[in-house]
Order: sequence, then C1' cells, then structure tokens
RNA sequence: GGGCCCGUAGCUCAGCCUGGUGGAGCGCACGCCUUAUAAGCGUGAGGUCUCGUGUUCGAAUCACGACGGGCCCA
Repeated sequence: GGGCCCGUAGCUCAGCCUGGUGGAGCGCACGCCUUAUAAGCGUGAGGUCUCGUGUUCGAAUCACGACGGGCCCA
C1' cells in the first nucleotide's frame, strides 16, 4: 500500500440482508423470600446504535467518506 470482516446497554451479543416505537443474557438498584447471606421470584434504571455527509415521509438498517479493532496479501 491492497483485500475481507467487525464497531448496538457496564460485559457478551441478537436485530441490519427485507428501512417503520432499540432488544436478550449476565451484571447493577430496589422489593419479596430467609434469623442473615447466597440461590430463586418480581420490578426498575441504564444506549447521540463509533463519527460525519447523503438518500428517504422515515435510517441501527441503504450509499459514500473518516476513525478504531481483527485477519490475509504485498
């Protein structure tokens, strides 16, 4: 220098192809249960969907560019 893949909650990841109210598990907070804790059950908080521009009535999703990470080639 070139090619491919990835970036979504504190962590691990779905959702993207096929645009239409942002999700799961774990973790966290609170409550129930317990003599108390753990486990179990319930409720809740938590996200400019890496960033910018564009397309569109509408973008996590489509197009282009940038940044970061991984793999391969040179």
About this RNA
Predicted 3D model of a 74-nucleotide RNA (transfer RNA) from an archaeon. The RNAcentral record of the sequence draws on ENA. Its Rfam family is "tRNA". It is annotated as a transfer RNA.